[in-house]
Context: one part of a larger RNA
RNA sequence: CUGGGCUUAAAGGGCGCGUAGGCGGGCUCGCAAGUCAGGGGUGAAAGCCCCCAGCUCAACUGGGGAAGUGCCUCUGAUACUGCGAGCCUCGAGGGAGGUAGGGGCGUGCGGAACUUCCGGUGGAGCGGUGAAAUGCGUAGAUAUCGGAAGGAACACCGGUGGCGAAAGCGGCGCGCUGGACCUCUUCUGACGCUGAGGCGCGAAAGCCAGGGGAGCGAACGGGAUUAGAUACCCCGGUAGUCCUGGCCCUAAACGUUGGGUACUAGGUAGUGGGCUGACAUGGGCUCACUGCCGAAGCAAAAGUGUUAAGUACCCCGCCUGGGGAGUAUGGUCGCAAGGCUGAAACUC
Numbered sequence: 001c002u003g004g005g006c007u008u009a010a011a012g013g014g015c016g017c018g019u020a021g022g023c024g025g026g027c028u029c030g031c032a033a034g035u036c037a038g039g040g041g042u043g044a045a046a047g048c049c050c051c052c053a054g055c056u057c058a059a060c061u062g063g064g065g066a067a068g069u070g071c072c073u074c075u076g077a078u079a080c081u082g083c084g085a086g087c088c089u090c091g092a093g094g095g096a097g098g099u100a101g102g103g104g105c106g107u108g109c110g111g112a113a114c115u116u117c118c119g120g121u122g123g124a125g126c127g128g129u130g131a132a133a134u135g136c137g138u139a140g141a142u143a144u145c146g147g148a149a150g151g152a153a154c155a156c157c158g159g160u161g162g163c164g165a166a167a168g169c170g171g172c173g174c175g176c177u178g179g180a181c182c183u184c185u186u187c188u189g190a191c192g193c194u195g196a197g198g199c200g201c202g203a204a205a206g207c208c209a210g211g212g213g214a215g216c217g218a219a220c221g222g223g224a225u226u227a228g229a230u231a232c233c234c235c236g237g238u239a240g241u242c243c244u245g246g247c248c249c250u251a252a253a254c255g256u257u258g259g260g261u262a263c264u265a266g267g268u269a270g271u272g273g274g275c276u277g278a279c280a281u282g283g284g285c286u287c288a289c290u291g292c293c294g295a296a297g298c299a300a301a302a303g304u305g306u307u308a309a310g311u312a313c314c315c316c317g318c319c320u321g322g323g324g325a326g327u328a329u330g331g332u333c334g335c336a337a338g339g340c341u342g343a344a345a346c347u348c
Base pairs, nucleotide, nucleotide: 004319005318006317007302008301012316014201015200016199017198021194022193023192025088026087027086028085029084030083031082033081034080035077036076037075038074039073040072041071042070049065050064051063052062053061054060091191092188093187094186095184096183097182098181099180103177104176105175106174107173108172109171110154114150115149116148117147118146119145120144121143125136126135162169163168206247207246208245209244210243211242215241216240220236221235222234223233258315259314260313261312262311263310266293267292268291269290270289271288272287273286274285275284276283297304298303321348322347323346330341331340332339333338
């Protein structure tokens, strides 16, 4: 170096954009670098291998031969790769016309509920639990009616449904804005795929500054339970949860399944389009997406099965017994918390 793997055994990077690099559609012509064929040169000696010979044999030594995967050079071949030139349209992209959507950002508005405050009625309990107690209440609570304020979240619709690269996204309207899909086959003419580094995004918690604070609620206080109860249950309750700006960069960031392309039985359901026409409450065809069941195949099995874990190719990431350990150390990033990179001794 080759050979094995990564759903669940160790192993897919959290996700995207993209640099270098790797890989790359069809046709024609040219070159001949890779590639292939033949010739020439070189590939020191010794050694290895074969044959022969000399010491009584062998080791050892001598002679001859072969080999020496290689390199250089000449001539030739041109299928494939490469390079140059020209052309093509099926890959990719652009244009035109449509469609669906909780995709993103900003802004305005709405109702229910909740809590607090004010007022009315009312008059002894309320609340809470397995049962209680702490707690609240004659300074008038709970309940009920009217009013005001505030913050957060948007019941039903709602779906095995939709959108997004992932994280994620759900009241209604408006503005700005990204992507996808379908149809036309109008344009460009391989412009493609992947992507080490790099850059960006990245739930929750956490951090900094400023605001906000209804409900909930780490910590904390109290009441119970218990042998104890630093818990589970109950009464309170601060940070936080919310907003703006800036950090952090982790996760069971999961489909525990990287991305791309092509090919390989079917059946059934849903979402969004298009075509068709005997105009139907329907049927058929087709494209994209989302599920379920399953042939073959694959798999240790569970399972998977055109949304592959099948059959192949291209590119990236990663794994190599358990513990030690995601620790120590160094480096780097961070305000910190800590993140990323990441061992060994020893031990089984």